[in-house]
RNA sequence: CAGGAUAAAGUCAAACCUGUCGUAAGACAGGGACGGAAUGCCACGGGUCUUUAACAGAUAGCCGAGCUACCUUGA
Numbered sequence: 001c002a003g004g005a006u007a008a009a010g011u012c013a014a015a016c017c018u019g020u021c022g023u024a025a026g027a028c029a030g031g032g033a034c035g036g037a038a039u040g041c042c043a044c045g046g047g048u049c050u051u052u053a054a055c056a057g058a059u060a061g062c063c064g065a066g067c068u069a070c071c072u073u074g075a
Stems, first nucleotide, its partner, number of pairs: 001074004011036002016031006034061001040067002044064003047059004
């Protein structure tokens, strides 16, 4: 620098259940493990969702941009 998720080390944790917060979308904590090679960070563009419709929110596990990183293979 390029590739990969078969294996190994490590890592995150969907649905669902419990508790708390929020009008809500949802968030957080514990259990749980469907899945992920950025399912790490970031609401910049698009999408979707919420309502008290706002110069407001939610979603990064919908896609893209930007920033950063582990393992492994090859050069």

Predicted 3D model of a 75-nucleotide RNA (c-di-GMP-I-GGC riboswitch aptamer) from a Desulfobulbaceae bacterium. The prediction has a mean pLDDT of 78. It was read from a public genome assembly, where an Rfam model found it.